[in-house]
RNA sequence: CCCGCGAAACGGCACAACCGGGGCAACCCGGCGCCGCAAAGCUACGGAUCUGGCUCCCAGGUUGCACCUGCGAGGCCAGACCGCCGAGCCGCCGAA
Numbered sequence: 001c002c003c004g005c006g007a008a009a010c011g012g013c014a015c016a017a018c019c020g021g022g023g024c025a026a027c028c029c030g031g032c033g034c035c036g037c038a039a040a041g042c043u044a045c046g047g048a049u050c051u052g053g054c055u056c057c058c059a060g061g062u063u064g065c066a067c068c069u070g071c072g073a074g075g076c077c078a079g080a081c082c083g084c085c086g087a088g089c090c091g092c093c094g095a096a
Base pairs, nucleotide, nucleotide: 012037013036018031019030020029021028022027035083041089042088043087045086046085047084049080050079051078052077053076054075055074057072058070059069060068061067
């Protein structure tokens, strides 16, 4: 000098609950609140999870069709979520 780790310091964010608002919903915004977080900053890019819709299989209601009901799985579409994981971008301080 560089790399890794992250003690200390200045600070930062804000779970759940509750109140108000938006949305079919997941959830989001604001207030309050502080469970926690060294990226709990940003991005929906890849997964996971969640919501709404469609389709399909099975069973039943039926003589049959259509339709309806129930259950769970699969597929597709549209969303949510970054405080689930991965990835990308930006980033304060730096001891032993």
Background
The RNA shown here (c-di-GMP-I riboswitch aptamer) has 96 nucleotides and comes from an Acidobacteriota bacterium. Its Rfam family is "c-di-GMP-I riboswitch aptamer". Rfam describes the family as follows. GEMM was predicted in a large-scale screen for bacterial structured RNA regulatory elements. The sequence was found by an Rfam model in a public genome assembly. NCBI's taxonomy places the organism under Bacteria, Pseudomonadati, Acidobacteriota.